[in-house]
RNAcentral holds the sequence, with entries from MGnify. The RNA shown here (SAM riboswitch aptamer (S box leader)) has 106 nucleotides and comes from a marine sediment metagenome.

RNA sequence: CUCAUCCAGAGAGGCGGAGGGACCGGCCCGUUGAUGCCUCGGCAACCCCCACUUAAGCGGCAGGUGCCAAGUCCGGCGGACGCCCGUGAGGCGCCCGAGAGAUGAG
Repeated sequence: CUCAUCCAGAGAGGCGGAGGGACCGGCCCGUUGAUGCCUCGGCAACCCCCACUUAAGCGGCAGGUGCCAAGUCCGGCGGACGCCCGUGAGGCGCCCGAGAGAUGAG
C1' cells in the first nucleotide's frame, strides 16, 4: 500500500502499584487494586491442516496469529428522514456512507 472483517463469543491465579479505555469531546473502568506483564484456561476460525462436497460451501481445530469491560464504549466528517421550540451556522433521535483505528492475509 491492497483486500477482507469489526451489533456474536470467551477469565482465573500470580507480580505490581496509578492511572487507563489509540487521538479529541463525552461517558465509563480503577487503591474493593484498574492499565500492564507472566502462567494456566477459554473464545473464534483470518492463515494453515484434516474430513465431506462436482463446486460454492460446510464440519473440525493439531499448528501460526488474534481476541477474552462496555457495538471499534458513543460521537467527531457528509447526507436522508423524524421530533422539539427559544427559528438558529439550533437541539434531540435514527439510518446510510466516509474518515480514523484494530485484526488477519498478501
The prediction has a mean pLDDT of 85.
The model forms 91% of the base pairs in the Rfam consensus.